[in-house]
């Protein structure tokens, strides 16, 4: 960077997919070390248990204890004078501080630290300002002071209540607890003054008076601490400008609500609060209501703008089981305080209490999912203490998990017999593969062992959880360490087996039905690597919401047309100001992060320092081109004036004339009317036609024209009135007035609704007739709403130029239409300039069609709409409408498409030209009989198999009694019937006979080999073992080869070149001729190839050359027979050749091709026939010819015998023979052929038989000899139109050949029998001349067995006017929604399961307001008769306080009635998707009615 997917193909539009990075992720395989980081996203779920906030004894005033000092007493010991004395462990007792250790009174922290994101759409958060409206403990720094006096009170002691928690009461004590008093400024507050400053409330100095307020001591003596009061530092508290998601199917909010006086309250301003008075705020620039959401620094991610996000670290905010309160305190409306309500959980003695992990572990639940009830205060950092220290789940560290980054390692050189296995294999081999072995190395890791830190700071000393860690060094040995994904295409990497639309795969397109590089499995590769995949999630790619950086004529998408309000955007000049703009300064944009640099851990990740950056706000200073905002001015845009002439402009009156229908009368008769044909209908009660008159409505022929006019819809007889615009000339006037329009508002074709007329005619609906398989259409006959008018709704159209509105500019040409001008030889022509309306047309766009001064080019403004296809203009909600309905306008769920343009081919009940026995014009015939034959069905042990519209059916089958044969039944065989190879035995093998069976097999006897160096070989036959053999088993949809068939139709390509983006076109199209794409001429084409003809074969005339088996004119002979001499003239054979070419005339054509007619000629325009079959279709046909891939059978699917069967038979159908008979049938005796065949043959000739035949035999391997008789016809006779002297089935009786064998099941004679059948419905079929139509010959297969097949002569015909129609073809053009190509595509309903949704009598849950009631804790606020230690007072008392009790407000709770919001509902209404359902055939061709 892009790639796959719509199509036969191609370009475009336009979705889906993918390749990238990224995670607090999970999940599945697998896991070797390490450093850094990281870790409940879900239940702000409920939590045992320990810890997380404590400290001061230097604030007291007690308690305890102990060092020590002491008294009683005294075990063991020494000493003794034995009396007794020293010391003395224990016991019992005093006094104890300068030690310790605190419960409690008191001080300071407990509002930091740590958690967590529920709730907030907000001054919360961000970023910048303000406060002249404000606090501020501790800490700095400066001034100054700490004098006097009291009265309580815990603890302790006693009684005493309760199960507990926890209290009552009596009595004592201290204080840096608590009062009073005193002094006090540069303080505060008030009155009066100066003086200075600010936009303004106001501030600063600065004088004088009046009020008012204070304290604590403590001690090691070094200090610490107390008060006032000023100032700084920190930390907070308020306001404010900007910025901060989605919904308009949320448009109106709002009563303390907006603002004002005045109070009250705060630390301070303020509807904060409260009494009054005003009625305002707020909103389309989105109020208010709803949804969701902590916000930023930054994070991913992108080339950027931008889009997601908001864990981890940093601010800031808000909560701390739910709610609601306050009090203490500098500072809380307080996580680990208090009260009170509510749920919930635990203890209870039942009376009652007692709790809050979203702190650190930790459990339970939740879930796809997230760690240790862990050491340490060593280090940072916090509270308190004077300090020592205490205390700290902050923190620092360790544990757990590949959660992420980031490094290392799982060895390194050498090693071809290219080992062995594996797997493929065309069996040769090739790959695994230098990979292993195996050789020489190294030791990162790791495992033991030795030493072993920094991290400790301001000097000495002392302190280390982590930790014997991190690091060195030695030793030991390739030893302990690779796996995951994929391999069709995207997108790197391919083979086998299994499987068989099954099992499965799959991100997208898709794979898989029996040869799957897609499924599973192996082998091989590829990619990444302690990972690898996979699933979420966001950006990218997607220019696919386009600011950067789209688009709307047909792909989605201009609004039906206009008039105009906001709002957007705007002409020329000149001067001013500085709002946007644009530089320069300053401040601010915390750190982290992010870049760049340089350093530190071996690297790296991490981690440190520097700088840059932080595009942003703000202030101010300056610039004046452009925007703007002011003022002056101008005419080109715009308007307006004055003449002028065009118009189906509109409204409203009035009038015509022609047709249609109707009434009346007349004339006149059987019809008329209507279709493809008919019928319905109308008429003899007089229609239709005609004539005359008269009612009524409606609509305006010709003129008329891609002609006028209108915004658009739309507007067409004439006149008249009234009225809009638009235009053209002149240029006095105004002096930007313009332009676009969101809502608004008016207009708006048909249909449709209302009320009231009106109704000729046409005509939804209806009814009937036809058509049809139906026909609720088409067609026809009636015929009602309405189509007309008047008023009033309705507001949609393919409302279109499918093209929004204005303005400027970009070549031309020709029409028309409305004005003007100028020339001229003027019913007119030329030039020219304005306005509308058209076609061609360049440049330019355009996917392509195709726009092109009337643009879809170039540019500007404004408004409208788009964003896969379906679902859907549908539901919901809302406005509007009588109604119908219209505006507005979605999800769920579902597909990979849907589309636009254009190509190329099929097709078409388009459309033009051609040809064809294609249809007419004729000839015979099938289709009706009987046979033969082949099919289909059926039957059957089997009736083998194929072959199935033309292009299957006398077809493989050129011949089924056995054989063939593949079928079926029974018997046999297993290296096999048939090849090759190996090993053994034996001389055969082959014949003959016999036995035995159904035969085959089987078994006896006889007869019996070649060479030879004598080893043995060759051959053959028997036996044995494996490879194998054989298979008419499957598959023509795995194949080769052969064939049909369009079609002997005249088509089917390349090669350059040129067009086109491109598929592709041209070339081959066009005039014109031909049988031919045969040939002329034209042409951006020139040329060539395979097809066409031509060359080849027969045939039809000559001519030359040979002359035997063929022939005999003329000679001899003759048995009369070309028999023989002879001879090749002819006749024929059988080789060479000529001739025929539109060559010659005449005419047409275009002076070509070529036609037409003519001479000549044996033939004349391809003479006539064969063989020859382009490029392709049809998955056409055949694995059964035949060869072969794969898959099957292998004592059988092979291989062999008998016997069957293939030949069955109610029936259907193809194809032929024979016939119906007199153009005939019989008889008789006569004639004239081609082209074949013959040795296991053809056989004359004779004999025998009625005859099929038989028997003998000549000849002939063939122009000699045979078959062989040609037959129709001609000649005579007979038969006299009938089931017949037609016809010849059937059957019966006797034969006769073939053949081991004629029952099944052969053919052929002979005599009897003698059926159907009198010329064939509908329908079809072959023929155009030596043809059809008739008539016999001959072959081939074959032992026998043709009515078929394949040839071959005989005789011999009608007819084509001609190209409307049927059928098939070929060419060219047209229109497609088809490309499996019309046997195509494709619509609705039903009927079936599934799925998601509307609607639905209700139900049921929630949310967030409201209105009422009750109101706890509680602040205030009243009241306090009760109650009180400190002041005052001799004292009563008083001051002041409380406690009760009352009042406002007030959470929770109740009760109602709406709203919004989700579930769920019988039933229902459409979508939607499914396999081969069922009806029809609506659209795609003129789709059969456009």
């Nucleotide at each position: 960077a892009g790639a796959g997917u719509u199509u036969g193909a191609u370009c475009c539009u336009g979705g889906c997919u993918c390749a990238g990075g990224a995670u607090g992720a999970a999940c599945g395989c697998u896991g070797g070390c390490g450093g850094c980081g990281u870790g409940c996203c879900u239940a702000a779920c409920a939590c045992a248990u320990u810890c997380a906030a404590g400290u001061c004894g230097a604030a007291c005033g007690g308690a305890g204890u102990u060092a020590u000092c002491g008294g009683a007493u005294u075990a063991a010991u020494c000493c003794u004078u034995c009396g007794g004395g020293a010391a003395g462990c224990g016991u019992c007792u005093g006094a104890g501080a300068a030690g310790c250790u605190u419960a409690g009174u008191g001080g300071c922290g407990g509002a930091c630290g740590g958690g967590u994101g529920a709730g907030u759409a907000a001054c919360g958060c961000g970023u910048g300002a303000g406060c002249a409206a404000c606090c501020u403990g501790c800490c700095u720094u400066u001034g100054c002071a700490a004098c006097c006096g009291g009265g309580a009170u815990a603890a302790c002691a006693g009684u005493u209540g309760g199960a507990a928690a926890c209290g009552a009461c009596u009595g004592c004590u201290a204080a840096u607890a608590c009062g009073g008093g005193a002094u006090g400024a540069c303080g505060u507050a008030c009155a009066c003054g100066g003086a200075c400053c600010g936009c303004a409330u106001g501030a600063u100095c600065u004088g004088u008076g009046u009020a008012c307020c204070a304290a604590a001591g403590a001690u090691g003596c070094g200090u610490c601490g107390u008060a006032c009061a000023a100032a700084g530092a920190u930390g907070g508290g308020c306001u404010c400008g900007c910025g901060u998601c989605u919904g308009a199917u949320u448009a109106g909010a709002u009563a303390g609500u907006u603002g004002g006086c005045g109070g009250g309250g705060u630390a301070a301003c303020g509807g904060c609060c409260c009494a009054c008075c005003a009625a305002g705020u707020c909103g389309a620039c989105g109020a208010u209501c709803a949804g969701u959401a902590g916000c930023c620094g930054g994070a991913c991610u992108g080339a950027g703008a931008g889009g997601u996000u908001g864990a981890a670290c940093g601010g800031c905010c808000a909560c701390a089981u739910u709610g609601g309160a306050a009090c203490u305190g500098a500072g809380a409306u307080a996580c680990g305080g208090u009260c009170c309500a509510g749920a919930c959980u635990c203890c209870u003695a039942c009376g009652g209490g007692a709790g809050g992990c979203a702190g650190c572990a930790g459990u339970g639940g939740g879930g796809a999912a997230u760690a240790u009830u862990g050491g340490g205060c060593a280090a940072u950092g916090g509270g308190c203490g004077a300090a020592a220290g205490c205390c700290u789940g902050a923190c620092c560290c360790a544990g757990c998990g590949a959660c992420g980054c980031c490094g290392c390692g799982u060895g390194a050189g050498g090693g071809a017999a290219g080992a062995a296995g594996g797997u493929c294999u065309u069996c040769g081999g090739a790959u695994u593969g230098u990979a292993a072995a195996c050789c020489u190395c190294u030791g990162u890791u790791g495992a033991c062992a030795g030493g072993g830190a920094a991290g400790a700071a301001g000097a000495a000393a002392g302190u280390g959880a982590c930790g014997g860690u991190a690091c060195c060094u030695g030793u030991c040995g390739a030893g302990g360490a690779a796996g995951u994904c994929a391999c069709g295409g995207c997108u790197a990497a391919c083979u086998a087996c299994g499987u068989g639309c099954c099992a499965g795969c799959a991100g997208c397109c898709g794979c898989g039905g029996u040869a799957a590089u897609a499924c599973g499995u192996a082998g091989g590769u590829g990619g990444c690597a302690a990972g690898c995949g996979u699933u979420a999630u966001c950006c990218g790619g997607a220019u696919u919401u386009a600011c950067u950086g789209g688009g709307u004529g047909u792909a989605a998408a201009g609004g039906g047309u206009g008039u105009g309000u906001a709002g957007g955007c705007g002409g020329g000049a000149c001067g001013a100001c500085a709002a946007g703009u644009c530089a320069g300064a300053u401040g601010u944009g915390a750190a982290a992060c992010u870049c760049a640099u340089g350093g530190g851990c071996u690297c790296a990740a991490c981690c440190c320092a520097u700088g840059a950056c932080c595009u942003g706000c703000a202030u101010u200073u300056g610039a004046a081109a452009c925007u703007g905002c002011c003022g002056u001015u101008c005419u080109u845009g715009a308007g307006a004036g004055u003449c002028g002439g065009a118009g189906a402009g509109g409204u409203a009156a009035a009038u015509g004339g022609a047709a249609u229908u109707c009434c009346c009368g007349g004339u006149g008769u059987a019809g008329c009317g209507g279709u493809g044909a008919a019928a319905u209908g109308c008429g003899u009660a007089g229609a239709u036609a005609u004539c005359g008159g008269g009612a009524g409505g409606a609509a305006c022929a010709c003129c008329a024209g891609u002609g006028g006019c209108g915004a658009a819809g739309g507007c067409g007889a004439u006149u008249u009135a009234c009225u809009g615009g638009a235009c053209g000339a002149c240029c006095a006037c105004u002096g930007a007035c313009g332009c676009u329009g969101a809502g608004a508002c008016a207009c708006g074709a048909a249909a449709g609704c209302g009320u009231g007329g009106g109704g000729a005619g046409c005509a939804a609906a209806c009814a009937g007739g036809a058509u049809u398989a139906g026909a609720u259409a088409c067609c026809c006959u009636g015929g009602u709403a309405g189509u007309c008018c008047a008023c009033g709704c309705c507001g949609u159209a393919g409302a279109c130029g499918a093209u929004g509105a204005a303005u400027a500019c970009u070549a031309g040409g020709u029409g028309u239409u409305g004005g003007g001008g100028a020339g001229c030889a003027a019913a007119g022509c030329u030039c020219u300039u304005c306005g509308g309306u058209g076609c061609c047309g360049c440049c330019g766009c355009a996917a392509a069609c195709g726009c092109a001064u009337u643009a879809a080019g170039u540019a500007u403004u404004c408004c409208a709409c788009c964003u896969g296809g379906g679902g859907a203009g549908u539901a919901c909600g809302u406005u509007c409408g009588c109604a119908a309905g219209a505006a507005u306008g979605a999800a769920a769920c579902u597909c990979a498409a849907a589309g636009g343009a254009a190509u190329u081919g099929a097709c078409g009940g388009g459309g033009a030209c051609c040809c064809g026995c294609a249809c007419a014009a004729g000839c015979g015939g099938u289709g009706g009989a009987g046979c033969a034959u082949g099919u289909g069905g059926u039957u059957u042990a089997a009736u083998u198999c194929g072959g199935a519209g033309c292009a299957a059916c006398g077809c493989g089958a050129a011949g089924a009694a056995c054989c063939u044969u593949a079928c079926c039944a029974a018997g046999u065989c297993u290296u096999g019937a048939c090849a090759u190879c190996c090993c053994u035995c034996u001389g055969a093998c082959c014949g003959u006979u016999c036995c035995u069976u159904a035969a085959c097999c089987g078994g006896a006897a006889c007869u019996u080999u070649c060479c030879u160096u004598c080893g043995g070989g060759a051959c053959a036959g028997g036996g044995g073992a494996g490879a194998c053999a054989g298979g008419u088993g499957g598959u023509g949809c795995a194949u080769g080869g052969u064939u049909g068939u369009c079609g002997u139709c005249a088509g089917c390509u390349c090669g350059u070149g040129u067009c086109g983006u491109g598929a592709g076109a041209u070339g081959u199209u066009g005039g014109g001729u031909u049988a031919a794409g045969u040939c002329c001429c034209g042409c951006a084409a020139c040329g060539a190839g395979c097809g066409c003809a031509a060359c080849c074969c027969c045939u039809a005339u000559c001519c030359c050359c040979a002359g035997u088996a063929g022939c005999c004119a003329g000679c001899a002979g003759u048995c009369c027979g070309g028999c023989u001499g002879g001879g090749c003239a002819c006749u024929c054979u059988g080789a060479g050749g000529a001739g025929a070419c539109u060559g010659c005339c005449a005419g047409g054509g275009a002076u070509a091709a070529c036609c037409u007619g003519g001479a000549g000629g044996a033939a004349g325009g391809c003479g006539g026939g064969g063989a020859u079959g382009a490029c392709g279709u049809c998955a056409a046909a055949u694995c059964a010819u035949c060869a072969u891939g794969c898959c099957c059978c292998u004592u059988a699917u092979g291989a062999u015998u008998u016997g069957g069967g293939c030949u069955a038979c109610a029936c259907a159908c193809g194809u032929g023979c024979u016939a119906c008979a007199a153009u005939g049938g019989c008889g008789u005796a006569a004639a004239c052929a081609a082209a074949g065949g013959g040795a296991a043959g053809c056989g004359a000739g004779c004999c025998u038989g009625c005859g099929a035949a038989g028997g003998u035999a000549a000849g002939c391997a063939a122009a000699u000899c045979c078959c062989a008789a040609a037959a129709a016809u001609a000649a005579c006779g007979u038969c006299c139109c009938a089931g017949u002297u037609c016809g010849g089935a059937c059957u019966g009786c006797a034969g006769u050949c073939u053949g081991c064998a004629a029952c099944u099941c052969g053919a052929c004679u002979g005599c009897a029998c003698g059926a159907a059948g009198c010329u064939g419905g509908a329908a079809u079929c072959g023929c155009u001349a030596g043809u059809a139509a008739u008539c016999g010959c001959g072959g081939a297969u074959c032992a026998g067995a043709a009515u078929g097949c394949c040839g071959c002569g005989g005789u011999g015909a009608a007819u084509a006017c001609g190209u409307u129609c049927c059928c098939g073809g070929g060419u060219c053009u047209u229109g497609u929604a088809c490309a499996c190509a019309c046997c195509g595509c494709c619509c609705g309903u039903c009927a079936c399961a599934c799925c998601a949704u509307g609607g639905g009598a209700g139900u049921c849950a929630g949310u967030a307001a409201c209105g009422c009631c009750c109101g706890a804790a509680g602040u205030c606020a009243g009241u306090g008769a009760c109650c009180u230690a400190a002041c005052u007072g001799c004292a009563a008392a008083g001051a002041a306080g409380g406690a009760g009790c009352u009042g406002c407000c007030g959470a929770a709770g109740g009760c109602g009635g709406g709203a919004c919001c989700g579930a769920u509902g019988a039933c229902u209404g459409g979508g939607g998707u499914g396999a081969a359902g069922u009806c029809g055939u609506a659209a795609c061709a003129a789709g059969g009615u456009a």
Molecule: small-subunit ribosomal RNA
Organism: metagenome